[in-house]
Context: one part of a larger RNA
RNA sequence: UGACGGGGGCUCACACAAGCGGUGGAGCAUGUGGUUCAAUUCCAGGCAACGCGCAGGUCCUUUCCUGGGUUUGACAUGUACGGAUGCGCCCCUGGAAACAGGGGGCGGUUGCCCUUGAGGUGCCCUUGAAACGUGUUGCAUGGCUGUCGUCAGCUCGUGUCGUGAGAUGUCGGGUUAAGUCCCAUAACGAGCGAAACCCCUGUCGUUAGUUGCCAGCGGGUUAUGCCGGGAACUCUAACGAGACUGCCGGUGUUAAACCGGAGGAAGGUGGGGACGACGUCAAGUCAUCAUGGCCUUUAUGCCCAGGGCCACACACGUGCUACAAUGGCGUGUACAGAGCGACGCGAGGCCGCGAGGCGGAGCAAAUCGCAAAAAACACGCCCCAGUUCGGAUUGCAGUCUGCAACUCGACUGCAUGAAGUUGGAAUCGCUAGUAAUCCCGGAUCAGCACGCCGGGGUGAAUACGUUCCCGGGCCUUGUACA
Numbered sequence: 001u002g003a004c005g006g007g008g009g010c011u012c013a014c015a016c017a018a019g020c021g022g023u024g025g026a027g028c029a030u031g032u033g034g035u036u037c038a039a040u041u042c043c044a045g046g047c048a049a050c051g052c053g054c055a056g057g058u059c060c061u062u063u064c065c066u067g068g069g070u071u072u073g074a075c076a077u078g079u080a081c082g083g084a085u086g087c088g089c090c091c092c093u094g095g096a097a098a099c100a101g102g103g104g105g106c107g108g109u110u111g112c113c114c115u116u117g118a119g120g121u122g123c124c125c126u127u128g129a130a131a132c133g134u135g136u137u138g139c140a141u142g143g144c145u146g147u148c149g150u151c152a153g154c155u156c157g158u159g160u161c162g163u164g165a166g167a168u169g170u171c172g173g174g175u176u177a178a179g180u181c182c183c184a185u186a187a188c189g190a191g192c193g194a195a196a197c198c199c200c201u202g203u204c205g206u207u208a209g210u211u212g213c214c215a216g217c218g219g220g221u222u223a224u225g226c227c228g229g230g231a232a233c234u235c236u237a238a239c240g241a242g243a244c245u246g247c248c249g250g251u252g253u254u255a256a257a258c259c260g261g262a263g264g265a266a267g268g269u270g271g272g273g274a275c276g277a278c279g280u281c282a283a284g285u286c287a288u289c290a291u292g293g294c295c296u297u298u299a300u301g302c303c304c305a306g307g308g309c310c311a312c313a314c315a316c317g318u319g320c321u322a323c324a325a326u327g328g329c330g331u332g333u334a335c336a337g338a339g340c341g342a343c344g345c346g347a348g349g350c351c352g353c354g355a356g357g358c359g360g361a362g363c364a365a366a367u368c369g370c371a372a373a374a375a376a377c378a379c380g381c382c383c384c385a386g387u388u389c390g391g392a393u394u395g396c397a398g399u400c401u402g403c404a405a406c407u408c409g410a411c412u413g414c415a416u417g418a419a420g421u422u423g424g425a426a427u428c429g430c431u432a433g434u435a436a437u438c439c440c441g442g443a444u445c446a447g448c449a450c451g452c453c454g455g456g457g458u459g460a461a462u463a464c465g466u467u468c469c470c471g472g473g474c475c476u477u478g479u480a481c482a
Stems, first nucleotide, its partner, number of pairs: 001482002003479003007476006015466002019430005026321008034312002042053001064307007077129001080126001082124002087107004091102004111121003133295001135294003141290002143285003146281001148279001153192006159168003172183003198273004203241007213230002217228003244267001247261005323423001327382007339370003344363002349358003389420001394415007436458007
C1' cells in the first nucleotide's frame, strides 16, 4: 500500500421487510448429469454451465459410428515431363450410392487471345513442392464476450511532505442517483469514468396531403370515403418549440441543495434504450474467424450409403398445460400495435366435420393479402363430481411439406381418457402501465416453436422501515497474510 475480520461508523441495491405471482409435488416439452450404445460428435460447469453455442439434427446439416470408395485429392499457388485434348447431351455393365470400367454418337469444334512464333493462356495425365485437418494446446495468442457493475470509482502533471515504500490531491463539513455540486483545505489543475451530446416515447406548432383521413357541401348504395370534392380532424414524417430548480414561499452557511407551491402535456435524471472507467476471475471461446508451437499425410484429409446426435432404471435445471365455478362449454357482438409478402402473401367463391383441397381476383404493397386479435362483453347450459375439470397415453382413419416422414416431422377427425384436488425442506421474479394475465407478429425455415426476439390489450397489491440475510461503496481500526 492492499487484502481480510462471526471489528466500528456512514450509506446503497427487489438485499431483507411489506405485498403479488411462481418453482420445488403431477403430466408433457426442452437442456444437462448418469447409464447404455458400433456411435449415442464436441464445447459450456457456483453466482457468471444446464430452452447455453443450435435464429429450427428424417437425407443434407454432421464434426460421431458401421460399411463401400479415394490419394496432388472437394479447393489454391506455382515447378517439371508428356498428351492433343477442351464444352454440352445420351447409352451400356457392376453398384446402395459414391465411384469404377466401357461404347460411342450427336450439337459444336482442331477451347480462347494476339498473331502466325521453338508464342501466351486454358484443359487432361504423371511428378515433386505443397494442399487439407471441427486434430492438440484459450495455461503460447489476436479478436470477440461474460462478470463484479451503470457500482462510482480509477489515475496523471506540477508542487509539497516523508531516508524510503509512499502520502497529499481523492481527507473533513454538507449535498447528490453520481469523485454530483458547494464550503473548507498544501495543494493547484487535468484525464478516463458519472452527467450531457444520440435514438424511441409523452404535449404543441410549421411544412406536406397519397395509397392514409372525412367536419361541412353535393351525388349514390341494402351497405361501405363508394364518387365529386375538402386540407379542418386523425394519421403519416421531416423540421422546430417545450423543462432550465427558470418562477414563488420555507429550510439551509449569504452556498450547494432539499421541502412545498404555481403554471404546465410533462417537474426536479419525465419514462425507456444505446452507451460499461482502471481493472478482477491464467473466467469463456484454437468448433465463427484469425493465429504461434505440436501432431497427422494411401490418413486424424476427401467422397458416398445407412445408422447415430431422438437411446432410458434414474437425478437436476429451464419451461408449457393443469388440478377448475374470478371456471369449462355453446351462440352472438366489439376494440390493437408492430411486422411480413414475388421461388412470395394469397381475397371472394366452391368441395371437405376438419387438417386441407380446387381455383385464382388483387398486391413489389399507408392501395392487395397474411388477418381471426384473444382475454373482454351479452345470453344460455354445467352445480362441486376426478366432473361438461384435466388432457397424457394408446388404437384407427386422414391432411400437408419433402426424392424420402420406419428408426425420427407437424397438423386433423373419431375413439381412448392417465397422473393431477394447489405441492416437504427449500427457492425465484417483480416497485407501475410494472407484476399478473390475454392474444398478435417476426427471425431461422421445404416442413417443424411450449424456445428466442419484438408488439400491443386488460391491469393490481405493497414498501412501516434498515435490526437481520446476500452483494457493493466511503472513512476508520486490528493483523503473525501478500
Molecule: small-subunit ribosomal RNA, 3' major domain
Organism: uncultured Planctomycetota bacterium